[in-house]
RNA sequence: UCCCCUGUAGCUCAAUGGUAGAGCGCGCGACUGUUAAUCGCUAGGUUCGAGGUUCGAAUCCUCGCGGGGGAG
Numbered sequence: 001u002c003c004c005c006u007g008u009a010g011c012u013c014a015a016u017g018g019u020a021g022a023g024c025g026c027g028c029g030a031c032u033g034u035u036a037a038u039c040g041c042u043a044g045g046u047u048c049g050a051g052g053u054u055c056g057a058a059u060c061c062u063c064g065c066g067g068g069g070g071a072g
Stems, first nucleotide, its partner, number of pairs: 001071007010024004018055001027041004048064005
């Protein structure tokens, strides 16, 4: 320098262009002699940034930034 993959909740990850979700974790509660385990409920998001396309973008396109891998 070039190519590929990737970026979404605290963590690990989903999400046909049409209301952003799950598991774990945090908090609260139930259960009980207490803790753990188990069960229930709640909260938690500028979907990396800026543009473009579209009635509508996490999703498609362009450019940048971060991370990983490859070629020279």
This is a predicted structure of a 72-nucleotide RNA (transfer RNA) from Candidatus Levybacteria bacterium RIFCSPHIGHO2_02_FULL_37_11.
RNAcentral holds the sequence, with entries from ENA.
Its mean pLDDT, the model's own confidence on a scale to 100, is 81.
Rfam family: tRNA.
NCBI's taxonomy places the organism under Bacteria, Bacteria candidate phyla, Candidatus Levyibacteriota.